[in-house]
RNA sequence: CAGGCCGGGUGACCGCGGGGCCUCUCGGGGCCUCGAGGAAAGUCCGGACACCACAGGGCAGGACGCUGGUUCGUCUCGUGAGAGGCGGUCCAGGCGGCGAAAGCCGACGGAAAGUGGAACAGAAAGGAGACCGCCGGCCGAGGGCAACCGAAGCCGGUAAGGGUGAAACGGUGGGGUAAGAGCCCACCAGCGGCCGUGGCGACAUGGCCGGCUUGCCAAACCCCGUCCGGUGCAAGGCGAAGCAGGUCCCGUUGACGUGGCCCGCCGAGGGACCGGGUACGCCGCAGAGAGAGAUGGUCACCCACGACAGAAUCCGGCUUACAGGCCUGCU
Numbered sequence: 001c002a003g004g005c006c007g008g009g010u011g012a013c014c015g016c017g018g019g020g021c022c023u024c025u026c027g028g029g030g031c032c033u034c035g036a037g038g039a040a041a042g043u044c045c046g047g048a049c050a051c052c053a054c055a056g057g058g059c060a061g062g063a064c065g066c067u068g069g070u071u072c073g074u075c076u077c078g079u080g081a082g083a084g085g086c087g088g089u090c091c092a093g094g095c096g097g098c099g100a101a102a103g104c105c106g107a108c109g110g111a112a113a114g115u116g117g118a119a120c121a122g123a124a125a126g127g128a129g130a131c132c133g134c135c136g137g138c139c140g141a142g143g144g145c146a147a148c149c150g151a152a153g154c155c156g157g158u159a160a161g162g163g164u165g166a167a168a169c170g171g172u173g174g175g176g177u178a179a180g181a182g183c184c185c186a187c188c189a190g191c192g193g194c195c196g197u198g199g200c201g202a203c204a205u206g207g208c209c210g211g212c213u214u215g216c217c218a219a220a221c222c223c224c225g226u227c228c229g230g231u232g233c234a235a236g237g238c239g240a241a242g243c244a245g246g247u248c249c250c251g252u253u254g255a256c257g258u259g260g261c262c263c264g265c266c267g268a269g270g271g272a273c274c275g276g277g278u279a280c281g282c283c284g285c286a287g288a289g290a291g292a293g294a295u296g297g298u299c300a301c302c303c304a305c306g307a308c309a310g311a312a313u314c315c316g317g318c319u320u321a322c323a324g325g326c327c328u329g330c331u
Base pairs, nucleotide, nucleotide: 001329002328003327004326005325006324008302009301010300011299012298013297014296016035017034018033019032020031021030022029023028037308041319042318044317045316046315047314048313049232050231051230052229061228062227063226064225065224066093067092068091069090071088072087073086074085075084076083077082094108095106096105097104098103109223110222114221115220116217117216131162132161133158134157135156136155137154138153142149143148170188171187172186173185174184175183189213191210192209193208194207195206196205197204198203236283237282238281239280245274246273247272248271249270250269252268253267254266256264257263303306
């Protein structure tokens, strides 16, 4: 440094939740068995599962973004065998960064479309900039016998040198110039184009040409490309009181039809049935698992003296927290 594992132990006693069996005087009692984690956490990503929606297209929003393969899921095409797109896991590799090494890290398309940002310092933070310095001109205190020198000031040139900074608009050398500057040249670095070689590929490497240089941040907005319906177990399914509703029936009863009887019709009462569906129950639901609620406590001994932390539909990934200890391999 990498990978894997453990994360107090033993015993006694007392409890808590699920399941099974036995027993009972139906209140209960007894026995057996199972009962948190590597992250159960955050709920960030994907999926299962469930319901809703589904004619096509768009906006918004989201995910992903180097290459090859593996496997899983999903979508599209195909009569089919199958092919392709996208996403996740894993393996191998390329490129960049860090390290002496083993090895580790990388949201790894675009900063030459636009908007924006860069603390402090600094004159100036991006088609920038004159603080010191350097150079030229004007003026000219003053000095000098004179030729001439020339402070301060003003105007201008200059990115070579100093200084600030994480970063100051390619580097070194030469020419050039008043001083300088890719202004010119050689070499190097970088960018773009063409060609060769190696590789499935990302890419690596070599040659030629070009303008001389286009800084950093996209885990800032944004742009480009590909893909994506919505809601989450309080999803949802089954059963189903009471109340309300519907249909039918009646040796009951009231109003109405000039109404005493029959009949019709509208109600009351009683009965049967029906559909939806509430309370409620069950399922969903698990080799812990229900109510949101259990999974513990006391004592004794021992040691290395015990960290982070507690399930709520399930599975995979990611992230975060973690006292201490063990094993294997490498530097």
Overview:
This is a predicted structure of a 331-nucleotide RNA (Bacterial RNase P class A) from a soil metagenome. Its Rfam family is "Bacterial RNase P class A". By type it is a ribozyme. Of the family's consensus pairs, 93% are formed in the model.